[in-house]
Molecule: SAM riboswitch aptamer (S box leader)
Organism: Litchfieldia alkalitelluris
C1' cells in the first nucleotide's frame, strides 16, 4: 500500500503531565483555558490467541472416556483495538410525508477496527 471478509444505536477516570487545539475529508453542528491534541497511569470490550463449562456432530469403541469440529455461556495473564455526541449528522441513489421549508425509511459510497491473503 492493495484485495477478501466480519463488525460499527452497547461499554470505558471529577487521575498525573502537557499547554491549543480536536471531532478522517467537505459542508454542518459540536467539544475545548470550568483546560484540546500528545504522553503516562487507569478503564472498556472480547476480533485473534489462550482457557472453563454445557449441548450437538464426527472418528474410535462392546459401551464410555480420550481426540477433532460446531454452537452457546463465562474468564481475561498474551496480540491488537477502543474510552464526548449512532462511525456526531449529511455527502450518492431509490421510495415516502409535506403548499413549502423540512423530515422519515431502505440501499450504496467513504471511513474505522480485527482476521486472512498479496
Nucleotide at each position: 500500500u492493495u484485495c477478501u471478509u466480519a463488525u460499527c444505536c452497547a461499554g470505558a477516570g471529577c487521575g498525573g503531565u502537557g499547554g491549543a487545539g480536536g471531532g478522517a475529508c467537505a459542508g454542518g453542528c459540536c467539544c475545548u483555558u470550568u483546560g484540546a491534541a500528545g504522553c503516562c497511569c487507569g478503564g472498556c470490550a472480547a476480533c485473534c490467541a489462550u482457557u472453563a463449562a454445557a449441548u450437538c456432530a464426527a472418528a474410535u469403541u462392546u459401551g464410555a472416556a480420550c481426540u477433532u469440529g460446531a454452537u452457546u455461556u463465562g474468564a481475561a495473564c498474551g496480540g491488537u483495538g477502543c474510552c464526548a455526541a449512532u462511525u456526531c449528522c449529511u455527502g450518492c441513489a431509490a421510495g415516502g410525508u409535506g403548499u413549502a421549508a423540512a423530515c422519515c425509511u431502505u440501499g450504496g459510497g467513504a471511513g474505522a477496527u480485527g482476521a486472512g491473503a498479496g